[in-house]
Model confidence (mean pLDDT): 86 of 100. This is a predicted structure of an 85-nucleotide RNA (c-di-GMP-I riboswitch aptamer) from Alicyclobacillus sp. SO9. It matches the Rfam family "c-di-GMP-I riboswitch aptamer". Its family is annotated with cyclic-di-GMP binding in the Gene Ontology. NCBI's taxonomy places the organism under Bacteria, Bacillati, Bacilli, Caryophanales, Alicyclobacillus.

RNA sequence: AAAAAGAAAAGGUAAACCAGCCGAAAGGUUGGGACACAAAAUCACGGGGCUACCGCUAUUUAGCCAUGCUGGCCGGAUUGCCGUU
Numbered sequence: 001a002a003a004a005a006g007a008a009a010a011g012g013u014a015a016a017c018c019a020g021c022c023g024a025a026a027g028g029u030u031g032g033g034a035c036a037c038a039a040a041a042u043c044a045c046g047g048g049g050c051u052a053c054c055g056c057u058a059u060u061u062a063g064c065c066a067u068g069c070u071g072g073c074c075g076g077a078u079u080g081c082c083g084u085u
Base pairs, nucleotide, nucleotide: 003085004084006082012037013036017032018031019030020029021028022027035072041078042077043076045075046074047073048070049069050068055064056063057062
């Protein structure tokens, strides 16, 4: 230096829930809060899932629809701490 792995140490992020704000919604964001996480760092390229404003169909209930969302659903890409073997 590189690869694999994850003991220790230093730390890091922050689920559910609550409040404010944005959004048609899913959801996002700020503050509180910790369920967990060795990439739970970044990216919607592929798959899966969620929502359906608009639009289409039906009829007056509803159904379909992603260009929206989900990276803490999976894969992939890029990058990072320590220093055990």